């Protein structure tokens, strides 16, 4: 330099172009317990890597850039 793939909450992942972006762990609170843990219930937390474009409508499709992994040279 060329090519393929990935980027969504603190972490790990889901998410046919269409109503509020979902789940588990973590964190916080309550219940339970003499107490801790386990367990149950609830809450918190995302401007979906960035900027543009297509569209009535974009996490999803397109372009460029940024970051990462792998392959080729």
């Nucleotide at each position: 330099g060329g090519g393929u793939c990935c980027g969504u909450a603190g972490c790990a992942u889901a998410g046919c172009g269409g109503u509020u972006a979902a789940u588990g762990c973590a964190u916080c609170g309550a219940g339970c317990u003499u107490a801790u843990a386990c367990c149950u219930c609830g809450a918190c937390g995302a401007u979906c890597g960035a900027u543009g474009g297509u569209u009535c409508g974009a996490g999803u499709c397109c372009a460029u850039c940024c970051g990462g992994a792998c392959c080729c040279a």
Molecule: transfer RNA
Organism: Patescibacteria group bacterium